RNA sequence: UAGAGUUUGAUCAUGGCUCAGGACGAACGCUGACGGCGUGGAUUAGGCAUGCAAGUCGAACGAGAAAUUCCCGAUUCGUCGGGAAGAGUAUAGUGGCGAAUGGGUGAGUAACGGGUAGGUAUCUACCCAAUAGAUUGGGAUAGCCUCAGGAAACUGAGGGUAAUACCGGAUAAGCCCCGAUUAUCGGGGGAAAGAUGGCCUCUGUUUACAAGCUGUCACUAUUGGAUGAGCCUGCUUCAUGUUAGCUUGUUGGUGAGGUAAUGGCUCACCAAGGCAAUGAUGUGUAGCCGGCCUUAACGGGUGUCCGGUCACACUGGGAUUGAGAUACGGCCCAGACCCCUACGGGAGGCAGCAGUGAGGAAUCUUCCACAAUGGACGAAAGCCUGAUGGAGCGACACCGCCUGAAGGAUGAAGGCCUAACGGUUGUAAACUUCUUUUCUGAAGGAGCAUAAUGAGAGUACUUCAGGAAUAAGGGACGGCUAAAUACGUGCCAGCAGCCGCGGUAAUACGUAUGUCUCAAGCGUUACCCGGAAUCACUGGGUGUAAAGGGUUCGUAGGUGGUUUAAUAAGUUGGAUAUGAAAGACCGGAGCUCAACUUCGUGUUUGUAUUCAAAACUGUUAGACUAGAAUCAGGGAGAGGUAAGCGGAAUUCUGUGUGUAGGGGUGCAAUCCGUAGAUACACAGAGGAACACCAAAAGCGAAGGCAGCUUACUGGAACUGUAUUGACGCUCAUGAACGAAAGCGUGGGGAGCGAAAAGGAUUAGAUACCCUUGUAGUCCACGCCCUAAACGAUGAUAACUAAGUGUUGUGACUUGCUCGCAGUGCUGUAGCUAACGCGUUAAGUUAUCCACCUGAGGAGUACGGUCGCAAGAUUAAAACUCAAAGGAAUAGACGGGGACCCACACAAGCAGUGGAUCACGUGGUUUAAUUCGACAAUAAACGGGGAACCUUACCCAGACUUGACAUCUACCGAAUCUUUUAGAGAUAGAAGAGUGCCUUUAUUGGAGCGGUAAGACAGGUGCUGCAUGGUUGUCGUCAGCUCGUGCCUUGAGGUGUUCGGUUAAGUCCGUUAACGAGCGCAACCCAUGUUCUUAGUUAUUAUGUCUAAGAAGACUGCCUUGGUUAACAAGGAGGAAGGUGUGGAUGACGUCAAAUCAGCAUGGCUUUUACGUCUGGGGCUACACACAUGAUACAAUGGUAUGUACAAAGAGCAGCUAUAUGGUGACAUUGAGCUAAUCUUUAAAGCAUAUCUCAGUCCGGAUUGAAGUCUGAAACUCGACUUCAUGAAGUUGGAAUUGCUAGUAAUCGUGAAUCAGAUAUGUCACGGUGAAUAUGUUCCGGGGUCUUGUACUCACCGCCCGUCACGGCAUGGGAGGUAGUAAUAUCGGAAGUCCUCCUAGUAAUAUGGGGGCCCAUGGUAGGACUACUGACUGGGCUGAAGUCGUAACAAGGUA
Repeated sequence: UAGAGUUUGAUCAUGGCUCAGGACGAACGCUGACGGCGUGGAUUAGGCAUGCAAGUCGAACGAGAAAUUCCCGAUUCGUCGGGAAGAGUAUAGUGGCGAAUGGGUGAGUAACGGGUAGGUAUCUACCCAAUAGAUUGGGAUAGCCUCAGGAAACUGAGGGUAAUACCGGAUAAGCCCCGAUUAUCGGGGGAAAGAUGGCCUCUGUUUACAAGCUGUCACUAUUGGAUGAGCCUGCUUCAUGUUAGCUUGUUGGUGAGGUAAUGGCUCACCAAGGCAAUGAUGUGUAGCCGGCCUUAACGGGUGUCCGGUCACACUGGGAUUGAGAUACGGCCCAGACCCCUACGGGAGGCAGCAGUGAGGAAUCUUCCACAAUGGACGAAAGCCUGAUGGAGCGACACCGCCUGAAGGAUGAAGGCCUAACGGUUGUAAACUUCUUUUCUGAAGGAGCAUAAUGAGAGUACUUCAGGAAUAAGGGACGGCUAAAUACGUGCCAGCAGCCGCGGUAAUACGUAUGUCUCAAGCGUUACCCGGAAUCACUGGGUGUAAAGGGUUCGUAGGUGGUUUAAUAAGUUGGAUAUGAAAGACCGGAGCUCAACUUCGUGUUUGUAUUCAAAACUGUUAGACUAGAAUCAGGGAGAGGUAAGCGGAAUUCUGUGUGUAGGGGUGCAAUCCGUAGAUACACAGAGGAACACCAAAAGCGAAGGCAGCUUACUGGAACUGUAUUGACGCUCAUGAACGAAAGCGUGGGGAGCGAAAAGGAUUAGAUACCCUUGUAGUCCACGCCCUAAACGAUGAUAACUAAGUGUUGUGACUUGCUCGCAGUGCUGUAGCUAACGCGUUAAGUUAUCCACCUGAGGAGUACGGUCGCAAGAUUAAAACUCAAAGGAAUAGACGGGGACCCACACAAGCAGUGGAUCACGUGGUUUAAUUCGACAAUAAACGGGGAACCUUACCCAGACUUGACAUCUACCGAAUCUUUUAGAGAUAGAAGAGUGCCUUUAUUGGAGCGGUAAGACAGGUGCUGCAUGGUUGUCGUCAGCUCGUGCCUUGAGGUGUUCGGUUAAGUCCGUUAACGAGCGCAACCCAUGUUCUUAGUUAUUAUGUCUAAGAAGACUGCCUUGGUUAACAAGGAGGAAGGUGUGGAUGACGUCAAAUCAGCAUGGCUUUUACGUCUGGGGCUACACACAUGAUACAAUGGUAUGUACAAAGAGCAGCUAUAUGGUGACAUUGAGCUAAUCUUUAAAGCAUAUCUCAGUCCGGAUUGAAGUCUGAAACUCGACUUCAUGAAGUUGGAAUUGCUAGUAAUCGUGAAUCAGAUAUGUCACGGUGAAUAUGUUCCGGGGUCUUGUACUCACCGCCCGUCACGGCAUGGGAGGUAGUAAUAUCGGAAGUCCUCCUAGUAAUAUGGGGGCCCAUGGUAGGACUACUGACUGGGCUGAAGUCGUAACAAGGUA
């Protein structure tokens, strides 16, 4: 020392991405009251107009104005001359000092550049201290004057002049050089400058001057100091090894030169060294530090302001002057740029302060003052100072302060929301009272400054007056993260830091209201640290998540047993020096506080020196035997190499026997065979591999090693009273070995067998299968050097429970024995994310090596090395994503496994699919053919019945408060009849009529009708993916869960698993579970037997029947089996026997399953229409396709005649007897029945006859004619009847359905709906009445357990690659362009140095010639870097594309 979001259906762990914090020389957006204090060109070290930024000294020197004023003179009154003051002033010049400081910038520099600690072979103007001196001469020169050249800059010639300018001589203690001796000498050499005050004692004169004396300043020599500088050294100071070798003045020596000084600094000669894996050399980047930011700290990042230091001054080179420069505001040369020009030539350098344009996201005033601090010069006054002090601009940062305070509920208005009650904004406002920081006005007015001087500035501050007056915004509100509602929008517009929002109810977009948060600011963006233990020193890992090298040997390096002594490198402690100041921390002080400023202590973890200690490590010396090695012994072994030998088998060859096939497969075919195969026998050839033994076995470093024998040879284990004496361990670079495949040369080649060919399979099949078959496999030699080279587990050593196999060896007490070494299994502690590991560790420790840091791109590109090649090794980036990956959990799934069930299959019976018709659907058509339903789970379904109505559709005609509901007002009772127009709706006319309740009456009320206006009605309009309700389905399958406990880090598990059993999670047993709930079962209904009671319409009566209520069945009894269980098998009895049979009953849930058109309902939408009414049409169409049915194809039948036996229902706008008529449908008539009373007759069957296998006496479609019935109405479009007609069809392809007993099949009957009916449908009823089940291999479905999984939208899943199209970044690329640093060479400006000539008495100077070095530049060949490039390679990405289906399940060939 804080965490959070995000991989999953959920979990744990790994791991990345993202967020919350702090910071900033910042920028951008919106907004903006004040003050203080800081800070402000980070980009183009790109270019600069203008002004200023370094001068000063007359007390170093010579000279020396003018304006102006006054006076005199002259005057042509314009003016001119002279003088005085101005004035020894201004000023240029000579000379001195300064200009090397201050100020700016960070280009270069990876360096003794910086930091730190030391050293010395050196210099140091001005300053301080000390000693000594300061003498005597000289000639020039600028200014000035006169000429001359030039556009200018400037320059030349002549003349004259001064100095603290310059030079000669003298002097020399000290100084330098040389030489002696020795601690004192000798020889030689080298200095100087005066200026200005004061004084008159001495001297001289001009009596106030000079010499002189004296003061100050300056000067010369030397010594010391101080300050500053030079040089040298130790340590330290970025990245890159895809930069591994670099170096010739290089490394050292001797000598010389040079410098202030050491030194290859330079030169001559000699030697051949020096640096480097502890990273030389190269490349890239960068000024360094005190510090600053961040952090718990260690660290990480950074170097703006302030301070120290270095470097630079347009670019490159060079020297001069000087104490100091290789000189920002100096010089010379070259280059680029720019300005002036009379074209001849000249001039310039803001990275000083302001400022300007350019560039950029971006960075200020062409301000004031030397008042303060400091600096230059001067004796001083003073002058100069863009240093500095200040002001200005910018919310750029930090700090402070304000925008009012108290009261105030009718909880005002307005806004927003609302269940329409209210809530909220909100004491907020209004209103009342109060205050004045700030503001405005006025007055006063410090300190910085002392005796004087104030830019700031009439500023800070104080007082008075005025008046709430002048002053609030930004961002956010899905989670992280404090804060939500409405409307708009509708995967659009948009948001987004991550996860992610938006497809009609968005707390995520936009707006509004409200809220939260910070506040003169708030957000965004960029960048840094943190969180990130996510590079882990503190403080991580490597069996499976990323990660142990394929193995061994071994060098450097790292590390190392016991013991003694010494030492003191590490280590520990003390002292001293340093660690600048500022900053930071702590404690104080000053500005009203704070920021800010200031004072003090400590810190500054470092470095160096020194003193001490001696345990540990190191070093040195000695000793030891437990590590290690050696020796001896007898054993074990597929350890290695070479040679030889062997048998079985395959193939081939020969011979024989023998005949038509063989071979191969899921089935086949290619193939072999009548030229004799296969098969069998014998003989021979050749190559490769070694059955059994054989094993969890053995050996080896790993790869690997297997017939037998021999030779040679490596290693390990055990045993031993032997020997050495730490010789050990690990190991970067390196070396050796290293399966298979592959390569080279030469052999060999039986079998197998990439490639190739053919045959199959398939939609295809460049595969899987089959038949052939080359390389290869084998041998020798040489390469290659990689593997899932795996125990996915580096080597070594020590320690830490057991049990049980096995190999080798040894011991004795000879056996359930023990030791050592190996090799396996189980398992404790412990570890682990879990799985698991567990003395053969993945436990606990130690040492060393290797490796990892999100996924993809990629083990790829480029470069290097190796290789004959193939390729190996080393090894990135751009870009894309928010995941990728591990272990375990619950499901789901599997062309995984086990068990079980069901008409699931099988065994059967009858069908469907073919025909005709009916009906529904699709499609098509249509003005409309209304709508819904589409695998199972749509399709004789909604619809339990479309001629009109229904009706939702179409055409036409009408209505608009409406066909229907409520409210208001008015009128009228309601209602009925007739009639006109019209297709009707409707419109008009005439007539009849006045009720019920109440009231004295008028009235009032209920109900009904009409009129008027608006609220509203209405919608089968949309959304079943907004919903309720209902329903289907898995499935009447046996499951689905909970409480407590227990196990697991957790999701979860257990229970519910297991052994039996059952129709059943039914029951029993076992059991870390014990119980419970919803389901199962039972309870309910019907039916079968009996009993009791009652009974009309049934019955003569018992009975039957009807109704009500009881009884009965429970594995109760017996036998056997089974665990003394559950239960099963058999039996008895019984009407019925093991849930008796059939119903009703449908768990948790699944399918966004169906339905807004049954109903209800949110939202949207419509309102003279998407509503309502009316007439007509349509839903009935018809090339066709599908579903469900009916009837058949016939003799188990058809037809005709006769004849027998049901059940359950329905009936008054009804069922209808009887009788009559009609061939018949039916009509007429109307008994009976509101029903056990009437309607009311079953058919198949049985009996007899006929038909005799035909498109028929089967079959009945279709069509014609004539009718009946219902109904306003039968054309579109009804049913039925009669006569006539007499189609397809002769048992139905692939495929497929139902059914297990009173069932299938077959036969008829009834009902609902309904005027009628297209009912062959549906729901019921009874009659007749079978066959089969060995069983669970297979098909489909379901359940339980288990297994695998990359699936969880759950296999209708997931997912791979090519191709096509768009986009992005990138590699190669003929080349091209630009640049960088070197090399070689040409050339050689300026310049120093050397040298020669020239002028001068000299100092010295000018010019010229020559030489060394040398910048820019030219040439040459290479190196490297960046950009670009036709074309080309792969990569990534994109909503829908194409082709296949490689992977995940045994993924269908693991």
Molecule: small-subunit ribosomal RNA
Organism: uncultured Candidatus Altimarinota bacterium